[in-house]
Context: one part of a larger RNA
Molecule: small-subunit ribosomal RNA, central domain
Organism: uncultured prokaryote
Order: sequence, then C1' cells, then structure tokens
RNA sequence: UUGGGCGUAAAGGGCGCGUAGGCGGCCUGGCAAGUCAAAGGUGAAAUCCCUCGGCCCAACCGAGGAACUGCCUUUGAAACUGCCUGGCUUGAGGCCGGGAUAGGGCGGUGGAAUUCCCAGUGUAGAGGUGAAAUUCGUAGAUAUUGGGAGGAACACCAGUGGCGUAGGCGACCGCCUGGACCGAUACUGACGCUGAGGUGCGAAAGCGUGGGGAGCAAACAGGAUUAGAUACCCUGGUAGUCCACGCCGUAAACGAUGAGUACUAGGUGAUGCGGGUAUUGACCCCUGCGUCGCCGUCGCUAACGCAUUAAGUACUCCGCCUGGGAAGUACGGCCGCAAGGCUAAAACUC
Repeated sequence: UUGGGCGUAAAGGGCGCGUAGGCGGCCUGGCAAGUCAAAGGUGAAAUCCCUCGGCCCAACCGAGGAACUGCCUUUGAAACUGCCUGGCUUGAGGCCGGGAUAGGGCGGUGGAAUUCCCAGUGUAGAGGUGAAAUUCGUAGAUAUUGGGAGGAACACCAGUGGCGUAGGCGACCGCCUGGACCGAUACUGACGCUGAGGUGCGAAAGCGUGGGGAGCAAACAGGAUUAGAUACCCUGGUAGUCCACGCCGUAAACGAUGAGUACUAGGUGAUGCGGGUAUUGACCCCUGCGUCGCCGUCGCUAACGCAUUAAGUACUCCGCCUGGGAAGUACGGCCGCAAGGCUAAAACUC
C1' cells in the first nucleotide's frame, strides 16, 4: 500500500454553524463527456505464453503464432452517471393554531440556614474525637430570646422527570430571546445530506483589571495518630469559590458508541401533544406522532453484551487507529500575559 478496523482490546473530532469538495428524490425530452459496441490505425525488437526446429539433453539459440489487457480516429447505442430543458411532491422549507419545558440573557423579589455585631435572660463550661489535645469561655462563652448586617446557595416539590448541539441548566416574578413537539394545511418545488480548511460555543481549575467575601477551603500553622506521618482525624486559615469585563480552550468534555436516511418480532412503563369509544365527571379502554427508560426475538459480538434510542441490514460523507516503551515528549511552527495548548517525530529499547 491492498486491506482490516474504531462500546470495553489501538482507534469517534468536546459540541455547533458552515466554505470548498464528495454524495443526492420521482417523471419527460435533448446532448453524448463518462459508459458500452463495431471497424480501422497504432501498440519497435527482445522478454512472457503456445507450437515446431538447432547444439547428445538442458540452459541457450532460431522460426512461426498468440499476446501486448493501452492509446487514437470513425461510426453507432442511450439503460445508468453527467450536462441542458420542462414538469412533479413524497425529501427539505413554510403561513396558521396549540400546549409542554431547571433552554439562554437581563432586572427585581422572597424565606430557611450558617457567620458576625448590638441588647436581654443565664452560669461554668463549650467545642471536638476512636480517645484526646490544639481552640473558645468568668473581659461572661455554649444555650436561649429580640433586633441588625452581609454573602452564598435555593430544602420539600424531585422523578433512569423536563430542556439544551455539547459544556450544561433547579426558589419566585417581570422583560427580551432560542429550539423542539403536536394539530391543520394554503404555499415554494430537491431548495437536500455530509463537511477538509474556517469560524463560534465550550465544566472545573488557572490568569488579567476592578469589586465582593457569609460558609467552605488548596497552600500554610498548630493539635493528634504513628517507628516516622511533609497524610488520613481535629482546631484554625489565605488564594479561590461569588459579580463585571477580558483571556485560557482543556476533562473519564462518557452512551468511553460521529452525522444523516431507509429497512428489520414483540412486551411493559414514563413524558409532551392529538384522535376515537364512553361517562354527570376525574378515571378507564383503543389508537397516532415526538422524546426518555426497562425486558426481549432474529441478527450481530472474542466474550460481556447490543437489540426500532442497534453494537442488526444497507448506503452517503467526515474524523480516527496500525505492537509496548521512549511520548502526547523533543525540535520547528502557530496560539497564549503566563500556566500552557494545538500540530508532532526519531535514536534507542523490549
């Protein structure tokens, strides 16, 4: 390289949008680039293959044939691909109606709790642990009552519940705003799928500037434990955690499972919207579409398991893997304030 693969063995990009490119629904007519057929030309010789012959044989050599799977020209075919043309509605989009939702942004409001401050009651302990001690307390702690300050998070509801492309999103109210779904159906008429580069978003930690700081808590200090204890436990405690703006761009960014379309037994739940039957009515029963679970047949799988939410059967496009270590490192380049990120080897070694 031909290949073979990517849930767990090496391997799905963290996730969108989208450029080029690749691929692309049904019907009609045309062209004939691809495609197919025929004929002609060419495809040097040698070599390879077949037959015959010459050296005793063979290697080797000679002769004839076939072949040279290719290219060019002409003529023809029009199913498929392509291009042009006209049409279609099932893919895609879309006017209208509807409910669901921790989807996003901004502003405001609320209660519980912790801490602190002030005041009252009150007295000797409190706290903490396996046991203790450091620690707090007669300068009145802990407990309890009233008042106040401030920050952060929103118990119950809460649910393999919901929403979001992913990261993620949970008190309440208002404003702005996104997407999906269901019903109905004028309209557009393939407008689609994927997507190298590119671009945007992207938990936590970290960084810059300014604010904020209740609780928690890397670092740090002390007390214990221990042979030691730079830990686990305890008492403290600073960055940070919070807000605004700007960076960083990584995660077991996981379903360790890329996106799209079609097809392939069932059973049982949850959730959103709708239809039917029926009822005074909530229910109940049957059923359609979307989403989220569990079980399971065929099939697949090394097994585990997956199984209409596929890891089944197929097609299209992208990404990625190719023995372990060295190494996601060095060097170079690009990005970053830095930390570092992205791209990414080799010697050597087993």